[in-house]
RNA sequence: AGAGUUUGAUCCUGGCUCAGAACGAACGCUGGCGGCAUGGCUAAGACAUGCAAGUCGCACGGAACGUAUAGCAAUAUGCGUUUAGUGGCGGAAGGGAGAGUAAUAGAUAGGUAAUGUACCUUGGACACAGGGAUAACAGCGGGCGAAAGCCCUUUGCGAAAGUGCUGCUAAUACCUGAUGAAGUCGCGGGUCCGCAUGGAUUUGCGACCAAAGGGUGGGGACCGCAAGGCCUACCGGUCUGAGAGCAGCCUAUCUCCUAUCAGCUAGUUGGUAGGGUAACGGCCUACCAAGGCAAUGACGGGUAGCGGGCGUGAGAGCGUGGCCCGCCUCAUCGGAACUGAGACACUGUCCGGACACCUACGGGUGGCUGCAGUAACGAAUCUUGGGCAAUGGGCGCAAGCCUGACCCAGCAAUGCCGCGUGCAGGAUGAAGUCCUUCGGGAUGUAAACUGCUGUCAGGGGCCAGCAAGCAACUCCGGUGAACAAUCGGGGAAGUUGAGCAGCUCCAGAGGAAGCCACGACUAACUCUGUGCCAGCAGUCGCGGUAAGACAGAGGUGGCAAGCGUUGUUCGGAAUCACUGGGCUUAAAGCGCGUGUAGGCGGCUCGGCAAGUGUCUCGUGAAAUCCUGCGGCUCACCCGUAGAACUGCGAGGCAAACUGCCGAGCUUGAGGUCGGUAGAGGUGCCUGGAACUCUAGGUGGAGCGGUGAAAUGCGUAGAUAUCUAGAGGAACGCCGGAGGCGAAAGCGGGGCACUGGGCCGAAUCUGACGCUGAGACGCGAAAGCGUGGGGAGCAAACAGGAUUAGAUACCCUGGUAGUCCACGCUGUAAACGAUGCACACUAGGCGCCGGAGCCUCUGACGGACUCGGCGCCGAAGCAAAAGCGAUUAGUGUGCCGCCUGGGGAGUACGGCCGCAAGGCUAAAACUCAAAGGAAUUGACGGGGGCUCACACAAGCGGUGGAGCAUGUGGCUUAAUUCGAAGCAACGCGAAGAACCUUACCCGGGUUUGACAUGCUUGGAUGGGCUUUGGGGAUAACUCAGAGUCCCUACCCGCAAGGGUGAAACAAGCACAGGUGUUGCAUGGCUGUCGUCAGCUCGUGCUGUGAAGUGUCGGGUUAAGUCCUUCAACGAGCGAAACCCCUGUCGUUAGUUGCCAUCAGGUCAUGCUGGGAACUCUAGCGAGACUGCCGGCGUAAGCCGGAGGAAGGCGGGGACGACGUCAAGUCAUCAUGGCCUUUAUGCCCGGGGAUGCACACGUGCUACAAUGGCGCGUACAGACCGAUGCGAAGCCGCGAGGCGAAGCAAAUCGUAAAAAACGCGCCCCAGUUCAGAUUGGAGUCUGAAAUUCGACUCCAUGAAGUUGGAAUCGCUAGUAAUCGCGUAUCAGCUACGACGCGGUGAAUGUGUUCCUGAGCCUUGUACACACCGCCCGUCAAGUCAUGGAAGCUGGUAGUACCCGAAGUCCGCUUAGCCAACCGCAAGGAGGCGGCGGCCGACGGUAAGACCGGUGACUGGGACUAAGUCGUAACAAGGUAGCCGUAGGGGAACCUGCGGCUGGAUCACCU
Repeated sequence: AGAGUUUGAUCCUGGCUCAGAACGAACGCUGGCGGCAUGGCUAAGACAUGCAAGUCGCACGGAACGUAUAGCAAUAUGCGUUUAGUGGCGGAAGGGAGAGUAAUAGAUAGGUAAUGUACCUUGGACACAGGGAUAACAGCGGGCGAAAGCCCUUUGCGAAAGUGCUGCUAAUACCUGAUGAAGUCGCGGGUCCGCAUGGAUUUGCGACCAAAGGGUGGGGACCGCAAGGCCUACCGGUCUGAGAGCAGCCUAUCUCCUAUCAGCUAGUUGGUAGGGUAACGGCCUACCAAGGCAAUGACGGGUAGCGGGCGUGAGAGCGUGGCCCGCCUCAUCGGAACUGAGACACUGUCCGGACACCUACGGGUGGCUGCAGUAACGAAUCUUGGGCAAUGGGCGCAAGCCUGACCCAGCAAUGCCGCGUGCAGGAUGAAGUCCUUCGGGAUGUAAACUGCUGUCAGGGGCCAGCAAGCAACUCCGGUGAACAAUCGGGGAAGUUGAGCAGCUCCAGAGGAAGCCACGACUAACUCUGUGCCAGCAGUCGCGGUAAGACAGAGGUGGCAAGCGUUGUUCGGAAUCACUGGGCUUAAAGCGCGUGUAGGCGGCUCGGCAAGUGUCUCGUGAAAUCCUGCGGCUCACCCGUAGAACUGCGAGGCAAACUGCCGAGCUUGAGGUCGGUAGAGGUGCCUGGAACUCUAGGUGGAGCGGUGAAAUGCGUAGAUAUCUAGAGGAACGCCGGAGGCGAAAGCGGGGCACUGGGCCGAAUCUGACGCUGAGACGCGAAAGCGUGGGGAGCAAACAGGAUUAGAUACCCUGGUAGUCCACGCUGUAAACGAUGCACACUAGGCGCCGGAGCCUCUGACGGACUCGGCGCCGAAGCAAAAGCGAUUAGUGUGCCGCCUGGGGAGUACGGCCGCAAGGCUAAAACUCAAAGGAAUUGACGGGGGCUCACACAAGCGGUGGAGCAUGUGGCUUAAUUCGAAGCAACGCGAAGAACCUUACCCGGGUUUGACAUGCUUGGAUGGGCUUUGGGGAUAACUCAGAGUCCCUACCCGCAAGGGUGAAACAAGCACAGGUGUUGCAUGGCUGUCGUCAGCUCGUGCUGUGAAGUGUCGGGUUAAGUCCUUCAACGAGCGAAACCCCUGUCGUUAGUUGCCAUCAGGUCAUGCUGGGAACUCUAGCGAGACUGCCGGCGUAAGCCGGAGGAAGGCGGGGACGACGUCAAGUCAUCAUGGCCUUUAUGCCCGGGGAUGCACACGUGCUACAAUGGCGCGUACAGACCGAUGCGAAGCCGCGAGGCGAAGCAAAUCGUAAAAAACGCGCCCCAGUUCAGAUUGGAGUCUGAAAUUCGACUCCAUGAAGUUGGAAUCGCUAGUAAUCGCGUAUCAGCUACGACGCGGUGAAUGUGUUCCUGAGCCUUGUACACACCGCCCGUCAAGUCAUGGAAGCUGGUAGUACCCGAAGUCCGCUUAGCCAACCGCAAGGAGGCGGCGGCCGACGGUAAGACCGGUGACUGGGACUAAGUCGUAACAAGGUAGCCGUAGGGGAACCUGCGGCUGGAUCACCU
């Protein structure tokens, strides 16, 4: 720091996703050690059990126990310990939690002249005299008895909690009195000060208020019987001043979301008086006034403890508030007060509610949001531990006691940090495993093995520190009468550790590695399995038989006692943009104006100092972060110091800028005067053309309408035409890129009223300005209300057409409406898709309005200037298209708006409207895109140019018939398989009776019909000589030679030859497969198309995809050539080179030829001979727009000459980049898969020839341009030895017999046929046509039944030129005629491939059909129009709106009830110690009653927020449902916007608007 993902590709916009860091986490797999931290985020839901607040005997009286002394004892006295109670202090701290709380809170800075304060520190003063109670404690049952006493057996009452009566008693408890200022209050005087009320201080007078001299220790004199008094020290008490700390209250600023919460408020705002408080205050009460708050967001709703900080981030920010610290709030829920220095009190009190527990049913008790712990909840969070040793707290003089605060330990990888699981050597690169091209490679120095070390864990031993204190005793000092005592300080015997570290020794590599990933992002790759299954997935996306994406394995990468996943936050995200974004077309400028608040504001001078700057001071707690240093072996962690805390406050200074105040100015703005253009607006009046209607005339059959028609009108006289009249609406030409207006909008003419602009003068005012949230006004068309009007047009509607249908497009009619007046509506593609204002920044051209200047005047023209309307362009901007002084440039000010697509401009709510509807405006859910501009293609029922037997012009066919053949279908045991629009269908097949053959039935066979290798058997070699290689010149071994010796096998009668192997057999590897996949492939082929195209290098243009070149102008068959040109060149194609053919020459003449010469024959180049000619087949020539004329820059075109041939002479071979996942696994080859006594191989038979039918391709015909008969002429190219087969003979014939010749320019097939000549037929189902059938034969072949061809005789079907439709052909072509060949025993050949004979017609055009090429245009297509895509309906799933209702919650209002309790009042009917009084009694208190307030509860009507709800509305999503075809091309009726009506649906139609419409024409 970026990356992936929209596209065929590109740039941009834009969302989604990822890589990072973090966590109080959870889950999965795994888990060695230690340190430091952290650990119920959910149910502020409920809690068993234990503990968490007590302490003081030096405040008090007792009790119990122990002990000492005295006494015989009872007992007394003393000491000690324990302590219930009275009393004091503390239980308001510490600890927990975050429910509530949006301000009664927190933070920061201030104020308190409006306050309080126990304990603590410090100063001053004082403590006199009395009194009455009360806990504690004791007693209080029943029966008998006179009593004593005994019995019942635990006993005042009560189950318990608790509590009554009587009696007694103490105090540092309580009470009364005294004293009292320096305290408080009142009155008076003075001084000083402040910010108003006022404060501080001093003084005089008056009033008021206190106490405990108690406790402990010690003690000489004195007093006392004693206790003790008394003295002294310490600890206390009272009043008062000050301090510190703590607390209360007040102020300013800041502190979340929501306006679909816009108005709120009666104690409300203020005043007066009173009450209350420590204290100000409507804090409370009464009365008076009517205020107070709010768009700078009141009130309401939702959510939330706040801060220091923490996480992240470059920062600004964003998120967060767990642990630690500060503050607040709460303590089962709600209310209340008491006590107290402090509470409205977590482990206090009272009341009410819920819940739980106990109960003898009468009544009681309880509050873990303390520490542990329990169940519950939940994804999830620990021990019912130890200790007060330390730190701190309470009480105490102290010792000490208490302390779940705290310190420790335990559990948990929850986090951070550290350590270890060994180190070094070790190649035959072991084994195993995986991969493999089978050679090898990987794991991998990894292991084994050798050497070494010793952390941690384990075992043994040693020993500091956390310890400071306390303290017998002792020393010094203070106080003191005191060498007592006590206090302070020092030393010190002794004594205090819950828990933890460290050091050292022993042994031995021993006890210690996993998790995730490996398609891209993103580091890391292979095999096997699976086969759109199972599964993966953060995004894009993988998986449909070769998956680097699933699963397993091997390998690799990353991190490591952890690793992954999930969740959340920040980041990346400049994706809410302060730093730091945008709004023509991507989301985004309000339809337009006037203007309020607000924001912003010209030039000069003076003042002030709010903003601003600088300096100083205070504060910004500590912790955290950062830096330095230090302590734990390091680190985490900790200590210490500094910095920082970007803030707030106070003061001083400055005065440029902003602001405020004052003074001035004229350039902004406005006024005045003089001109000027205009469809600016409103009202009234008026005109002509056209139209329709009415009346009349003429006229006489149609009119009208369309692509074509019909509906409609018309002999009752239409249309047409003339005259007269009526009516309503709109204003032709002028008219324009024209003008005016804020926009909507405005168009005949005249008049009246009226708004604004511009120009000129430089006359006045003197910043009066700009923008503008709300607000107000205007606002096309459609629509609504009331009343008019109504010619034309025309939603709806009716009819006619079209159509598969046609609720449309077209036609005939036609109502609202369109028009007017008044009122409403308030929206449009209300658009320049561009807010308003100002300033600045090259030019050129045109138009409109104005002013002056120049030419003598004028029209006109020229140079210049102000305002407006347009076009083109520099810079610049922009993603690009484009914009470009009328800005989308450069800046400023203000407003509006946007933040992925869909859901949706929808729902709900609110406001507006008569309604239609408008304005405001979400969410759930869903997708990974949706989009803009431009590029290349493809496509268009877009355009231009051009071509092709594409059409047209012609000739002949197909489609009808019969037959042949192929295909589909059907059938079948099988009818093997493939080919499927063109480009499958006489195709693979250039030969299915068997074979072929792949199919079916039956039978047989299993290393196989075929290949190779190994093992065993067969079977088995040795020696010698020699050459070469390896090795070391060795052993040994490999290859070869000699054939000398021995031996074995095979062939052969043998001779001999061959060989050291093979046949053969068995077994194992394997063979085999026309089984599958042509969508895994090679090769080959078809097709576009013999169409003229397809590309590259360099350069240039563009951000880029790309473009240019290859476009334009000509020309060509051609991207052929020429020319122009930011292109210059080049390649593959075209052409040429090759073959055949057409002319000539030359060479060569056999098997071909025969002119001349000679010979011969019935005849024939038959023979000699010839080499002329034809021919054969080699080599050459020839044609190049070369020549001439014309046109043209050229290329080239047209015409001509010559020539056998003329502009490519004719034909062939040759097929660019590519397209069709085109065809072929069945020619062949080949990966994978399948099969292996079968899907292989062999044999027999059958089938592929089956036949209601349909199609393709052909043949033969339908006849006279013919048929038949007879006669007769002329080819070319092939073929021939298992062959062609002559002559001759036989047969009507197929053919047979026969055999000459010929491996062929020699012989043969071989007859060419049409043509030509003569004759017959005479238009008929025929002397046409030949199917079909019967019979008889021939030939091939083992074999013609299924299922051959041919021959003869007989038979003689359909068919008389073929519907819609469709094919071929442009010259030696079509048409027509025959001949040959391959395959082949034969043949279903009428096929295919060739050959020649005869031999036309038409066109010189490109409107149309088809196809193609180039340029251009539109596009929502790119699998590319066989594309894309819309809506209804049907099905499933999901979320959501409405809904009769049902149900829950929240906050209030009104009323009822009214606990506890404060306050107020009443009360001598009850009770009472202190004071007064002799007493009675009084005062006062308690109690009781009443009142205000008041929690809970109840009633009522509403409000708001949820849940649910028959039914219902739309929405989203879901490979292959239905109907249509709306949109994208002119999308076949251009589309879209607003509105209205209609319709199964997309939609259609009307009115107005827009271009974000193609095309053609016209204008500029």